[in-house]
Context: one part of a larger RNA
RNA sequence: GGCACACGAUGGAUGCCUUGGCACCAGCAGGCGAUGAAGGACGCGGCUUGCUGCGAUAUGCCCCGGGGAGCCGCGAGCAGGCUUUGAUCCGGGGAUCUCCGAAUGGGGAAACCCGAUGGGCGUCUGGCCCAUCACCGCGCGCUGAAUACAUAGGCGCGCGGAGCGACACCGGGGGAAGUGAAACAUCUCAGUACCCCGAGGAGCAGAAAUCAACACGAGAUUCCGCGAGUAGUGGCGAGCGAAACCGGAAGAGGCCAAACCACGGGGCUUGCCCCGUGGGGUUGCGGGAGCGCGAUGUGGCAUCGCCUCUGCAUAGUCGAACGGUCUGGAAAGUCCGGCCAGAGCGGGUGAAAGCCCCGUAGACGAAAUGCAGUGGCGGCCUAGCGAAUUCCCAAGUAGGACGGGACACGUGAAACCCCGUCCGAAUCCGGGGGGCCCACCCCCCAAGCCUAAAUACUCGCUGGUGACCGAUAGUGAACGAGUACCGUGAGGGAAAGGUGAAAAGAACCGCUGCUAGCGGAGUGAAAGAGACCUGAAAUCGUGUGCCC
Numbered sequence: 001g002g003c004a005c006a007c008g009a010u011g012g013a014u015g016c017c018u019u020g021g022c023a024c025c026a027g028c029a030g031g032c033g034a035u036g037a038a039g040g041a042c043g044c045g046g047c048u049u050g051c052u053g054c055g056a057u058a059u060g061c062c063c064c065g066g067g068g069a070g071c072c073g074c075g076a077g078c079a080g081g082c083u084u085u086g087a088u089c090c091g092g093g094g095a096u097c098u099c100c101g102a103a104u105g106g107g108g109a110a111a112c113c114c115g116a117u118g119g120g121c122g123u124c125u126g127g128c129c130c131a132u133c134a135c136c137g138c139g140c141g142c143u144g145a146a147u148a149c150a151u152a153g154g155c156g157c158g159c160g161g162a163g164c165g166a167c168a169c170c171g172g173g174g175g176a177a178g179u180g181a182a183a184c185a186u187c188u189c190a191g192u193a194c195c196c197c198g199a200g201g202a203g204c205a206g207a208a209a210u211c212a213a214c215a216c217g218a219g220a221u222u223c224c225g226c227g228a229g230u231a232g233u234g235g236c237g238a239g240c241g242a243a244a245c246c247g248g249a250a251g252a253g254g255c256c257a258a259a260c261c262a263c264g265g266g267g268c269u270u271g272c273c274c275c276g277u278g279g280g281g282u283u284g285c286g287g288g289a290g291c292g293c294g295a296u297g298u299g300g301c302a303u304c305g306c307c308u309c310u311g312c313a314u315a316g317u318c319g320a321a322c323g324g325u326c327u328g329g330a331a332a333g334u335c336c337g338g339c340c341a342g343a344g345c346g347g348g349u350g351a352a353a354g355c356c357c358c359g360u361a362g363a364c365g366a367a368a369u370g371c372a373g374u375g376g377c378g379g380c381c382u383a384g385c386g387a388a389u390u391c392c393c394a395a396g397u398a399g400g401a402c403g404g405g406a407c408a409c410g411u412g413a414a415a416c417c418c419c420g421u422c423c424g425a426a427u428c429c430g431g432g433g434g435g436c437c438c439a440c441c442c443c444c445c446a447a448g449c450c451u452a453a454a455u456a457c458u459c460g461c462u463g464g465u466g467a468c469c470g471a472u473a474g475u476g477a478a479c480g481a482g483u484a485c486c487g488u489g490a491g492g493g494a495a496a497g498g499u500g501a502a503a504a505g506a507a508c509c510g511c512u513g514c515u516a517g518c519g520g521a522g523u524g525a526a527a528g529a530g531a532c533c534u535g536a537a538a539u540c541g542u543g544u545g546c547c548c
Base pairs, nucleotide, nucleotide: 001547002546003545004544005543006542007541008540009539015533016498017497020469021468022466023465024464025463026462027461028460029458030457031164032163039100040099041098042055043054044053046078047077050074051073061094062093063092064091065090066089070082071081072080105114106113107112115133116132117131118130119129120128121127135161136160137159138158139157140156141155142154143153169200170198171197172196173195174194180187184235210218211217222249223248224247225246232240233239253450254449255448260279261278262277263276264275265274266273267272284428286393287392288391289390291386292385293384299381300380301379304378305377306376307375309373310372311371312370313369314368316364317363318362322337323336324335326333338355339354340344346358347357348356399423400422401421402420403419404418405417409435430445431444432443433442434441485492486491505532508520509519510518511517
């Protein structure tokens, strides 16, 4: 030095565990904010670095309700207190709530600096306290130029807005490229990603100028299934890709403009025009106005307020039934004998408990606040018939040409829909559509508005489930994690769980440097559980044997 064996050291794999995650289901909630949010800075404890809680009333104050013996958070200890006159704790309501932040008196390098007006205090120029003072929009009032009326402007008051929120969902305005086409330009990716605006618990759409069909018909919209990878479209390449019908979910229909009337105001060519408010009216077997006849009740509510009652949510309450024996450190295990069960889900307890504890089935419960519903009152909405002349029935609209977009549809025979430019109708003897166009036939009334439910999503709350993970896994994060740390910054971003049933956490003695460490002693079932479960391998060492 090698090999082998033994015993250790190091190391932290493996096994077991789980406070944390992941996915989904059901219910709830779906917003917060100038009454100052979300998120922060700085403070607040007797001693307090951090976390949590709170705000100069600062680990908290008041009231109401629950609860019933301990309490002063994580978090021990020292000191000092509170509590059956009901504390701590849990729920509801309220008070306080520094400074920054939309941040809003002005400024600003956020958490700081400096003002004005009114009021108050002071140690009186300077310090302190309270209130108010941003901007934009709308409405009303006052005032009021050039310029007579007026308008612009100014001032005041009232109401509203602003910002945040899940990389969620929705509508709209903009809008790529990598890629695919085995190259590439039309095309595709894709109206995707991304940016912006807006809204809500949903959003959008929505009450036929709709479909359908040559025969009856259907009757708003949305979503699902089917139709169907069909019909189509397509450098007819790659690809893209419907609709009606039918079956389901849900189910709801309303209001205006105009004609005409009334009132008020304005213009002014004096008998017309315009504006405002109210009435009227809302339709396609055309409707309405106007004219004539007729009813005072019927039905409804998606909008608001009050009252009543009920349910739900936000604390909680009651809740059955067991003992012995053996092993053991410990019984819930074994054996013996019982019991409950509308409860043998689950968790805990020194191993494995229906009957020990918390619970579970079941049954109860709210002073206060919120939500939903029933009923009542108020509030709101709501008919018909007839004859026929006149009037009205949404205009730079429909439509056309050209250029685009969007429709599954790439200009195609290309309808329908939307936009830009230029033209530009009709009012019921009217107008649009039925995929060029024409006729016949059929369907339907555009150019105004609103409308629950069925649908989409999940930051969050509660309960539940898992042939989901089990600390290199599962969230990045089981632990003072978006922390430490890195970066000028945008941003990037860790590692790190486990003594034991119980700290009983090793008094005391020895070595040593008043250390670390170790040896005794003691605790414990175990200390080869001692700062820690188990403790693999690489690696290092000691001893012994063999070989050189």
Predicted 3D model of a 548-nucleotide part of an RNA (large-subunit ribosomal RNA, domain I) from Rikenellaceae bacterium DTU002. The sequence was found in a public genome assembly. Rfam family: Bacterial large subunit ribosomal RNA.